Background: SAM riboswitch aptamer (S box leader) from a marine sediment metagenome, 102 nucleotides, folded computationally.
[in-house]
RNA sequence: UCUUAUCUAGAGUGGCAGAGGGAACUGGCCCUUUGAAGCCACGGCAACCAUUCCGCAGAGGAAAAGGUGCUAAGUCCAGCGGAUUACAUCCGAAAGAUGAGA
Numbered sequence: 001u002c003u004u005a006u007c008u009a010g011a012g013u014g015g016c017a018g019a020g021g022g023a024a025c026u027g028g029c030c031c032u033u034u035g036a037a038g039c040c041a042c043g044g045c046a047a048c049c050a051u052u053c054c055g056c057a058g059a060g061g062a063a064a065a066g067g068u069g070c071u072a073a074g075u076c077c078a079g080c081g082g083a084u085u086a087c088a089u090c091c092g093a094a095a096g097a098u099g100a101g102a
Base pairs, nucleotide, nucleotide: 001102002101003100004099005098006097007096012042013041014040015039016038020031021030022029025079026078027077028076043071044070045069048067049066051063052062053061054060075095080092081091082090083089084088
């Protein structure tokens, strides 16, 4: 980079650190010195891959010692297109994230 599946659920304490953070841009909104990012330790969630079990098999289900991932808010919301007269709501796309494969 390409293909594909999923993305309104779920799950945090401590230590170091010291001003930012919520992917990027714009506009909102929000978190943050009652301590942001980052790093470390120990937990936890989930069940994509692997593994084990139930199942003739498939579908489906269960487990969770391995590989990832995740652990404020829908992927925080909008931006592009569509539906309803509009506020607003809803659907889809794009972009992004994660897994698996190439």
Notes
Its mean pLDDT, the model's own confidence on a scale to 100, is 84.